[in-house]
């Protein structure tokens, strides 16, 4: 540091997923030890038990009791002045838990002034002397208890006066006023009584005033501290003032008085949330969190309240109110785990009802100690972080076994096993710590207070004693490889692969995505890879993501420039000087809590962890300094930006006039039958007189030519001619002001069309609406009318693809050519041209930019400065609220839920009812046929037991089939066989075979009757045969979408591609395009291409000409001969088959680019590729074919194998495809008679001749073939008839009767003959073949074959018509253009229905919550206020006063209710669009010119 994923590819835009850290986690699978840390994140639900805050007798006063001793039996002594309650002090506001409120009444950081502080320190000072009560106790009463009355006794460091005041409160002063308290040790110097104590002295500890320090706490400012503007205005104690009250103290904290105060630098509301140090990721800058630890605030069921204290509005305190729970006698009462165990309970989910105060630290105590669920420590949980094992070496027979195999072996794997060693850790046994320091209490020594050697108090030293953890770390023996390895993954990203099972099924999946019979992706199994006592999933956060961009992003087409402008605030802004010092830089000071990071060093055997120092906390403020930029002040300049003068173009804008053309309309006049319309009609209009034409007039809109890449305007936008008012813009030169600029959140204005509102106006055009077409419909394109509305004036609407899809502003950065409209200059003037210089438009190109089209001085280029605007795609520019609107609507603007992409730009193809150019029997121009009949075949279909099976638009359908009566054969019934009919291998036995009879339909079974194979080394081998044994055979069984091979087809079309360069971020492009030519990518020319393969073409076959060689079986010109080239003779000719010639645009004219090639002649058999074949390029069609062969994989094995008889493939209501035969006279019949080529023939052609009406029989010469034979050629010509008729056309069909082949002609052959004579008189819509020896037409002959051809091959005979031409149809090439396609138009793809699911929105209304408002109420309490009960200290001789409680009353208020608003969250009949769903229905909107762009 990256990756995957849109596309066939390719670059960009974007999003979405991964891989990394981390965690107070949680599941799911496994789990040896340790250390050190951590552990209810939800229910601030609800709690049982137990503890958690007491302590002091040296402040009081009282005061037990078991037990134990003793007795005189009453009791005393001890325990004991203890326990245990009680008055009083301190404590309890600390520690401990929780985050439920809080958006500031908190909280970080830096300041500050008007405050209070118990214990604590320091400094002055005092500590006299009274006095009245109450608890406890006692007796008594009430109650179920809680607990309470009522009478009595009593102390104090409890209370209350006086007394003093260093000092302190208050006062201008004068002067008022304000305290206290004692315990405990110890002594007898001094006084008294004197044994000893006390009045006193000591000494500790308290006490009280005052001072002053710390410490802790309150209080105020600035500055920062989360989201919504779909919260935009808030506010009466609100802001501010003076005396006041009122706190410890400032202060609307409260009363009075005045009318302010906050807000876009976001008031106010609303939602969320304890804030920090920090933690967690990140290179960082951020971003996200606030568990453990530390600070700070809040809280203590809940809501309000005060009390006491120095502190609290108090977690284990007190009062009301709720609401719950729990006791009760039902009258009344308790309670409050967010302390520490624990319990239910919620939930994925979080610990022992543990020990001990040794230690650390609190609280009380003069201390000894008590108390301390703080704390220390144990236990539970791999919850995290470190550390350690689980063993080490050495072992090849590469064991066994297990997987996989191409069957050779590979692997598991040195692993194992064997042999040599170690024992960490755990188990056993034995020693065994640090943490303890103090403290007390003796005893000693010193010192200091003192009258003192006492007592205290400081210190130093001895002795003693103090461990929860824990017999706990640690050491030390023994002994044994012994007791200790999982999990996850294994298609890419991502490390790692095989088999077998499953069959779009069960299943995976973080994104892409696998799975539909060979899955490296599902499950097992094997290997194999990460990681390890843990691995995985899951959540969640940060990165990656620069995908919110300050660091560090865009905005022409990808999302995204507001339609334009003017302008507030705001931001930013020329050149000189002089000043200040806010910003900004520099030194220093404080301060930034420790504890975390980082560095160092030490400490547990290491590490985590702990401790010590360091740096750091990038921040805050304070002081001094510097003045270069940037603000501020103050001067000046003028280039920016303004004004003035002079001139200039120009559909810029309003307003009023005015003009001709042309429509339509009306009046007349000519005139007659049609006129408009359209692909093509019809609707319409005209005989009531239309169109046509003429001439008069009406009235609205709108201005042809000029007109232009042309002018103008901010934009929309502006066009006839005058006139007026009037905005901007530009040039020149000189003046004048002297930064006056630029941009622009809000906010104002302007704003096409269209809509609205109101009057007006209406020719033409024209939504809507009517009719005619069109069509499957056609709510539409077309046509015919036609009304809103286009127009005018007022007055809303505020949107457009308002587009250059490019905000405005200044600077700079090569050029060229046009264009409008200014200035200038140069020559001798004008007109031209020419330089030059402004101000706008257009086009081309350099640098540069860009993803790429493309921009380029009008920049999308290089900079600044200001505003607007985006951040996947849909949903949705939609809901919902809000705002404007008369309304249509318009701003503004979500979310759920859903997908893994949507999308820009080019590039290859393919397509296009695009184009440009060619070709093809493609169309046209012709012949001749199919569709119609009848038969033949082959196919669907149906029907059968079966009708075997495959072939399906060209490119199947007389096709596999070059030939189903058994056989063929694969089917179907039935009868049989089971190592088999066929192939290897074993074992045993034998020759086997033929024959013969007998059951059967055969196969097959019984029986008989014959036979003795062949080599030898004599041991055996070998061939066949029969019977067993399992390995195996067998399948025309599946799969042709797992193949091979061959085969169609496009297409015998000319095209297919490579290599090196060269262009492009890349696909890929260029060669190969282009200009000609050709049947051709054939060939020239050009040219960033050059050359090359594999197609064309030629090499091959055969045909036409001619030479030669060569003559049998071919020929026969001469000579002889025959009935006949029969024969002698001959090889010249024909022929046959070998070998060569020939033909190349060679030659001549012309056209043409001096090119290729083309035309047209000449020679010549043939002429421009002579004909014909055979050859088929790169790929396509998962095209055919597992049933020709082969072949992976499933599948069947007494059968899906093998054998055999019969039957079927031949069926037959029907529909197609290919034939043949006709229909007739160009013909049929009869009769006579010519003329082919190729091939075949010994299991065969088969002649003569003889029978048969004839198929045929008979017979048997010749051929193994240029020798014989098939073999008669038919057509055609010729003679005759037949005369247009279903016929002397046609033959179909059916009778009879034979004939051949063959085991067998019944279902199923072919042919004879006689006799029968269907149907048909040239075929509808539609389609097929042929371009010359060709179509048409006539026969022959072969392959298959016992026996069957109208089929399929092949051959010859007779022997044609036409092509103007490429407008259309079909294919198909090149080039182009367009594209939302790529499975590629048989593509893609929109919307409605219906039908399931989902989220959401409106709803009559309902429930909850939360805030407000306004009125009712008004517990507690505290203040005020009253006080008629009631009262110890104080006054008073009394009476009574002061002061007190109690009580009532008034202000405030919490809950609580009544009525209303206002948010918000549910549910809700019905309804609304949205989204998602492998195969619904309509249609056909858009992508091509998408068929109306």
């Nucleotide at each position: 540091a990256g990756a995957g994923u849109u596309u066939g590819a390719u670059c960009c835009u974007g999003g979405c997923u991964c891989a990394g850290a981390a965690c107070g986690a949680a599941c799911g699978c496994u789990g040896g030890c340790g250390g050190c840390g951590u552990g209810c994140c939800u229910a601030a639900c609800a709690c049982a038990u137990g503890c958690a805050a007491g302590u002091c007798g040296a402040a009081c006063g009282c005061g037990a009791a078991a037990g134990c001793c003793c007795u005189u039996c009453g009791g005393g002594g001890u325990g004991a002045g203890u326990a245990a309650a009680g008055u009083g002090g301190c404590g309890c506001a600390c520690g401990g838990g929780u985050g439920a409120g809080u958006a500031a009444c908190a909280g970080a950081u830096a300041g500050g002034a008007a405050c209070g502080u118990a214990c604590c320190g320091u400094a002055a000072g005092g500590u006299g002397g009274g006095g009245g009560a109450u608890a406890a106790c006692c007796a008594c009463g009430g109650g179920a208890a809680a607990c309470c009355a009522u009478g009595g006794c009593u102390a104090a460091u409890a209370c209350c006066g006086c007394a003093u005041a260093u000092g302190g409160a208050c006062g201008c002063a004068a002067g008022u006023c304000c305290a206290a308290a004692g315990c405990a040790g110890g002594c007898c110097u001094c006084u008294a009584u004197u044994u000893a104590u006390a009045a006193g002295c000591u000494u500790g500890c308290g006490c009280c005033u005052u001072u002053u320090g710390a410490u802790c706490g309150g209080c105020c400012u600035a500055u920062c501290u989360c989201c919504c503007a779909u919260u935009a205005g808030c506010u009466a104690g609100u802001u501010g003032g003076c005396a006041g009250g009122g706190u410890a103290a400032u202060g609307g904290c409260c009363a009075c008085c005045a009318a302010g105060g906050c807000u876009a630098c976001g008031a106010u509301g609303g939602g969320u949330a304890g804030c920090u140090g920090g933690u967690c990721u990140g290179a960082g800058a951020g971003g996200a969190u606030g568990a453990u630890c530390a600070g700070c605030c809040a809280c203590a069921c809940u809501g309000g309240g005060a009390c006491u204290g120095a502190g609290a509005c108090a977690c284990g305190g007190c009062c009301c109110a709720g609401a719950c729970u729990c006791c009760u006698a039902c009258g009344g009462g308790a309670g409050g785990c967010a302390g520490c165990a624990g319990u239910g309970g919620g939930g994925a989910a979080u610990u022992u009802u543990g020990c001990a105060c040794a230690a650390u630290g609190g609280a009380c105590g003069a201390a000894a100690g008590u108390c301390u669920g703080a704390u220390g420590c144990a236990g539970c949980a791999a919850c995290g972080c470190c550390g350690c094992g689980u063993g080490a070496g050495u072992g090849a027979a590469g064991a066994a076994g297990g997987c996989c195999c191409u069957u050779g072996g590979g692997u598991u794997g040195u692993a194992a096993a064997g042999c040599u060693c170690u024992u960490u850790c755990g188990g056993c046994u034995g020693g065994g710590a640090a943490g303890a320091a103090g403290g007390g209490u003796g005893c000693u020594a010193u010192g200091g207070c003192u009258a003192a050697u006492a007592u205290c108090c400081a210190u130093a030293g001895c002795a003693u004693u103090u461990g929860a953890c824990g017999g706990u770390a640690c050491c030390a023996g023994a002994a044994u490889a012994a007791g200790a390895a999982g999990c996850a993954c294994u298609g890419g990203c991502u490390a790692a692969u095989u088999c077998c099972g499953u069959g779009c099924c069960a299943g995976c999946a973080g994104c892409c995505g696998c799975g539909g019979u060979a899955a490296u992706a599902c499950g097992g199994a094997a290997a194999g890879u990460g990681c390890a006592a843990g691995c995985g999933u899951u959540g969640u956060u940060c990165g990656g993501a620069u995908u919110u961009a300050u660091u560090g992003g865009g905005c022409g087409u990808a999302a995204a420039g507001a339609g334009c402008a003017c302008g507030u605030a705001g931001g930013c802004g020329g050149g000189u000087c002089u000043u200040u010092a806010a910003g900004u830089c520099g030194a220093u000071u404080g301060u930034g809590a420790a504890a975390u990071c980082c560095c160092c060093a030490g400490g547990c055997u290491c590490a985590a962890c702990c401790u010590g120092g360091g740096a750091a906390c990038u921040g805050c403020a304070g002081u001094c300094g510097a003045a270069a930029c940037u603000g501020g002040a103050g001067a000046u300049c003028u280039u920016g930006a303004a004004u003035g003068u002079u001139c200039g173009a120009g559909g810029g804008g309003u307003u009023g006039g005015u003009g001709g053309a042309a429509u339509u309309c009306c009046a007349g006049g000519u005139g007659u039958a049609g006129a408009a319309g359209u692909g093509a009609a019809a609707u319409u209009c005209g005989u009531a007189g239309a169109u046509a034409u003429c001439u008069g007039g009406a009235g609205g809109a709108a201005c042809a030519c000029c007109g232009g890449a042309g002018g103008c305007g901010a934009a929309g936008g502006c066009g006839g001619c005058c006139a007026a008012c009037u905005g901007g813009c530009g040039a020149a030169a000189c003046a004048u002001u002297g930064a006056c600029g630029c941009u622009g959140a809000g906010g104002u204005g302007c704003g096409a069309a269209a809509g609205c509102g109101u009057g007006g106006g209406g020719a033409g055009c024209a939504a809507a609406c009517a009719g005619g077409a069109u069509u499957a419909g056609a709510u539409a394109c077309c046509c015919u009318g036609g009304u809103a509305g286009u127009c005018c004036a007022c007055g809303c609407c505020g949107u457009a693809a308002a587009c250059u899809a490019u905000g405005g502003a200044u600077a700079c950065u090569a050029g060229g050519u046009g264009u409008u409209u200014g200035g200038a200059g140069u020559a001798u003037u004008a007109a031209c041209c020419c330089u030059c210089u402004g101000a706008g438009u257009a086009c081309c190109a350099a640098a540069g930019c860009u993803a790429a089209c493309g921009c380029a001085u009008u920049a999308a280029g290089u900079a600044u400065c200001c505003c607007g605007c985006c951040u996947g795609g849909g949903a949705a520019g939609u809901a919902c609220g809000g705002u404007c609107g008369c309304a249509a609507g318009u701003c503004u603007a979500a979310a759920a839920c859903u997908c893994a992409a949507a999308g820009g730009a080019a590039u290859u193809g393919a397509c296009g009812g695009g184009g440009g150019c060619c070709c093809g029997c493609a169309c046209a121009a012709g012949c001749g046929g199919u569709g119609g009949a009848g038969u033949a075949u082959g196919u669907g279909g149906u029907u059968u037991a079966a009708u075997u099976c495959g072939a399906a638009a060209c490119a199947a359908c007389g096709c596999g089939c070059a030939g189903a009566a058994c056989c063929u054969u694969a089917c179907c019934u039935g009868g049989c066989c089971u190592u088999a009919a066929c192939a290897u291998c074993c074992c045993a036995a034998g020759a086997c075979a033929a024959c013969c009879u007998c059951a059967g339909a055969a196969a097959c079974g019984a029986g008989g009757c014959u036979u003795u194979c062949c080599c030898u080394u004599c041991g055996g081998g070998g061939a066949c045969u029969u019977g067993g044994u399992g390995a195996u055979a067998g399948g025309u069984g599946c799969u042709g979408c797992c193949u091979g091979g061959c085969u169609g087809u496009c297409g015998u079309c000319a095209g297919c591609u490579c290599g090196u360069g060269u262009c492009g971020u890349a696909a890929g492009a260029u060669g190969u395009u282009g200009g000609g030519u050709u049947a051709a990518g054939u060939c020239c020319c050009g040219c960033a291409a050059c050359g090359a393969g594999c197609g064309c073409a030629a090499c091959c076959c055969u045909u036409g000409u001619c030479u030669u060689u060569a003559g049998u079986u071919g020929c026969u010109a001469c000579c002889a001969u025959u009935a006949a080239g029969u024969u002698g003779a001959g090889c010249a000719c024909u022929c046959u088959a070998g070998a060569g010639a020939g033909a190349c645009u060679g030659c001549c004219g012309g056209u043409g680019u001096u090119a290729a090639a083309c035309c047209g002649g000449a020679g010549g058999a043939a002429g421009g590729c002579g004909g014909g074949g055979a050859u088929g390029a790169c790929g396509u069609c998962a095209a055919g074919u597992c049933c020709u062969c082969a072949u992976g994989g499933c599948c069947c094995u007494u059968a899906c194998g093998g054998c055999c008889a019969g039957g079927g493939c031949u069926a037959c209501a029907c529909a197609c495809g290919u034939a043949c035969u006709a229909c007739a006279a160009u013909g049929g019949c009869a009769g006579a008679a010519a003329c082919a080529g190729a091939c075949c023939g010994u299991c065969g052609c088969u002649a003569a001749a003889c029978c048969g009406u004839a198929a045929g029989g008979u017979g048997g010469a010749g051929c193994u073939a240029a020798u014989c034979g098939g073999u008669a050629a038919a057509a055609c010509a010729c003679u005759g008839u037949c005369u247009c008729a279903g016929u002397c056309c046609g033959g179909a069909u059916u009778g009879a009767a034979g004939c051949c082949u063959g085991c067998a002609a019944c279902u199923c052959g072919a042919c004879u003959u006689c006799a029968u004579g269907a149907a048909g008189c040239u075929g509808g819509a539609a389609u097929c073949g042929c371009u010359a020896g060709u179509a048409a037409u006539c026969g022959c002959a072969g392959a298959u074959c016992a026996g069957c051809a109208a089929g399929c091959u092949g051959c010859g005979g007779u022997g044609a018509a036409u092509a103007c031409g490429u407008u259309c149809c079909c294919g198909g090439g090149c080039c182009u253009u367009g594209u939302a396609c790529a499975c590629a138009c048989c593509g893609c793809c929109c919307g409605u229905c219906a039908c399931a699911c989902c989220a959401c929105g409106a709803g009559a209304g309902u429930g909850g919550u939360c805030a407000u408002a306004a009125c009712c109420a008004g517990a507690a309490g505290c203040a005020c206020g009253u006080c008629a009960g009631c009262u110890a200290a104080c006054c008073g001789c009394a009476a009574g006063g002061a002061g007190g409680c109690a009580g009532c009353g008034u202000a405030c208020c919490a809950a609580g209710g009544u009525u209303g608003u206002g948010g918000u969250c549910g549910c809700g009949a019905u309804u609304g669009g949205g989204g998602u769903g492998a195969a619904g229905u309509c249609g056909g909107a858009a992508c091509a010119a998408g068929g109306u762009a």
The RNA shown here (small-subunit ribosomal RNA) has 1493 nucleotides and comes from a metagenome.
Its Rfam family is "Bacterial small subunit ribosomal RNA".